[in-house]
RNA sequence: GCCUUGUUAGCGCAGUAGGCAGCGCAUCAGUCUAGUAAACUGAAGGUCGUGAGUUCAAUUCUCACACGAGGCA
Numbered sequence: 001g002c003c004u005u006g007u008u009a010g011c012g013c014a015g016u017a018g019g020c021a022g023c024g025c026a027u028c029a030g031u032c033u034a035g036u037a038a039a040c041u042g043a044a045g046g047u048c049g050u051g052a053g054u055u056c057a058a059u060u061c062u063c064a065c066a067c068g069a070g071g072c073a
Base pairs, nucleotide, nucleotide: 001072002071003070004069005068006067007066010025011024012023013022019056027043028042029041030040031039049065050064051063052062053061
């Protein structure tokens, strides 16, 4: 330098023939307990890596860039 692949909540990951963004753990609150843990119930938390394009509409399609992983030279 070229090719492939990944980037989504604090962490680990789903997601979709383009149409309201989810799960587990963690966090917070409540129930329970003499109390803590466990269990159960609920809540908060996201510019879906950045920018542009296509579209009525993009996390999803296209392009560039950044960063990580693998390969070729």

The RNA shown here (transfer RNA) has 73 nucleotides and comes from Gouania willdenowi. It matches the Rfam family "tRNA". It is annotated as a transfer RNA. Gene Ontology term of the family: triplet codon-amino acid adaptor activity.